[in-house]
A computed fold for a 385-nucleotide RNA from an Alphaproteobacteria bacterium, annotated as Bacterial RNase P class A. It matches the Rfam family "Bacterial RNase P class A". Rfam classes the family as a ribozyme. Taxonomically the source falls in Alphaproteobacteria (Bacteria, Pseudomonadati, Pseudomonadota). The sequence was found by an Rfam model in a public genome assembly. The coordinates come from a structure-prediction model, not an experiment, and the mean pLDDT is 75.
RNA sequence: UCAGAAGGCCGGAUGACCGCUGCCGAUCCUCGGAUCGGGGGAGGAAAGUCCGGGCUCCACGGAAGCACGGUGCCGGGUAACGCCCGGCGGGGGCGACCCCAGGGACAGUGCCACAGAGAACAGACCGCCGCGGCGCUUCGGCCCCGCGGCAAGGGUGAAACGGGGCGGUAAGAGCGCACCGCGCCGGCGGCAACGUCGGCGGCACGGCAAACCCCACCGGGAGCAAGACCGAAUAGGGGCGAGAGGUCGGCCUCGGCCGACAAGCGCGCUUUCGCGCCGCUCGCCCGGGUUGGUCGCGCGAGGCGUCCGGCGACGGACGUCCCAGAGGAAUGGUCAUCCCCGCCGCAAGGCGGGACAGAACCCGGCUUACAGGCCCUCUGACGCA
Numbered sequence: 001u002c003a004g005a006a007g008g009c010c011g012g013a014u015g016a017c018c019g020c021u022g023c024c025g026a027u028c029c030u031c032g033g034a035u036c037g038g039g040g041g042a043g044g045a046a047a048g049u050c051c052g053g054g055c056u057c058c059a060c061g062g063a064a065g066c067a068c069g070g071u072g073c074c075g076g077g078u079a080a081c082g083c084c085c086g087g088c089g090g091g092g093g094c095g096a097c098c099c100c101a102g103g104g105a106c107a108g109u110g111c112c113a114c115a116g117a118g119a120a121c122a123g124a125c126c127g128c129c130g131c132g133g134c135g136c137u138u139c140g141g142c143c144c145c146g147c148g149g150c151a152a153g154g155g156u157g158a159a160a161c162g163g164g165g166c167g168g169u170a171a172g173a174g175c176g177c178a179c180c181g182c183g184c185c186g187g188c189g190g191c192a193a194c195g196u197c198g199g200c201g202g203c204a205c206g207g208c209a210a211a212c213c214c215c216a217c218c219g220g221g222a223g224c225a226a227g228a229c230c231g232a233a234u235a236g237g238g239g240c241g242a243g244a245g246g247u248c249g250g251c252c253u254c255g256g257c258c259g260a261c262a263a264g265c266g267c268g269c270u271u272u273c274g275c276g277c278c279g280c281u282c283g284c285c286c287g288g289g290u291u292g293g294u295c296g297c298g299c300g301a302g303g304c305g306u307c308c309g310g311c312g313a314c315g316g317a318c319g320u321c322c323c324a325g326a327g328g329a330a331u332g333g334u335c336a337u338c339c340c341c342g343c344c345g346c347a348a349g350g351c352g353g354g355a356c357a358g359a360a361c362c363c364g365g366c367u368u369a370c371a372g373g374c375c376c377u378c379u380g381a382c383g384c385a
Base pairs, nucleotide, nucleotide: 001381002380003379004378005377007375008374009373010372012338013337014336015335016334017333018332020041021040023038024037025036026035027034028033043356047367048366050365051364052363053362054361055223056222057221058220068219069218070217071216072215073087074086075085076084077083088102089100090099091098092097103214104213108212109211110208111207112206125154126153127150128149129148130147131146132145133144135142136141162180163179165177166176167175181203182201183200184199185198186197187196188195189194227295228294229293230292237286238285239284240283241282242281243280246261247260248259249258250257251256264277265276266275267274268273302321303320304319305318306317307316308315309314339354340353341352342351343350344349
C1' cells in the first nucleotide's frame, strides 16, 4: 500500500427569532383560564411485539400427577430468559476468524420420494470367474444356451450393509494382516462437556426425533382498554312512607269538569270499616353505572465517573446526577455561520442534499431498518529500511 477479520462509538454543531407541550413561581381573573418569567421535552433502534421479568386483577389449600406448550453439549452470569460469557464437539477458511435446535435411533411405532436389480436382518442390471453343451476359428480365442460362485469394478441414488492398501483366491470376500473408523474395558488430565493413552473385539450398530415418541428441566390465566377512587342530569333497579284506584256517555281552554252505572283482587263480618297482595303517582334513601374527572405515571434490576475482584459475561465499594410523561396525542419551523456528501467551475465560489425512523405502564434481551463517519485490535500478500 492492497485485500480482509473482530470489537466499540457517533447518528450534524452553535446562535438568533417565531411557535408547541408538561412542571415551578408571580400577577390578573368572569375560577373556565389568561399573561409573564424560569427550567424540562424521543431513539439506537422509541419499530416488530418474538422471548424473559416487574406491576395489576382474576382463579387456586400445600405438594405431586395428567394433558398441552416450550427448552435441550458442559460450566458460569443474571431478578429471569429461548439472552449473554467462557469452554467442548462438528463443519468452513492459507489465516485473523466465522457457522451449527448440538439429549436419546438396542424402549417402542413409523418413514426413506425420484432413479435404481436391490433402501435394511438387502441386492446379480452391466460385469468378473468356474463347469457343462452346440457352433465358429487365423488355434490366441470368440458367439449362444444352461448350472453355479462373486459385492472387487461399472451404473442408480441424499444414502448401497465399515474405508482404501497389501496378502490371498478360479474370481472374490474381515477370509488373513497393518493403519483409520466403530464398539467395549481400563489408566491419566479436566468441576464437566470432553480429550488422550493402552488393551480387547473382525464389524455386530445405515439415515431421519424442525416424524410420533422416550428422558431431563421450565410454565396457572389475562393484561395499563390491567386496575383503584370520585361521580351528576335523564332513563332504569331496590327499600321505606303517603295518596288515589273502574267503566260508559257528553263538553272542552286537552287538562279536566259533569252525569250514570259501579267501587282492582283476596280475607275477615253483609254495608261502613280493617288487613294483605297487585300495578300507578309523589317524596325520601340506597346501590349499580354511560359521558367526564383524578390516580396508576416514573427514584429506577436508573445514568455517569473512579477504584477493586473476575479471561469474560458480570459483581462490589465510593462519589455524583435527577433526566419526557402527552392523551387525538407536544418534542417543530425560518435565517445565519460551520461540518459532511454529490454536481458544476481553472479558481473564488454556486446549486442541491443530510440515513433509518419517532415514546404512550416500565425494565432486561433478541430480531429487523439505517446515509455517512470515527476509534482500537488482529490476519494475509507485496514493497522499503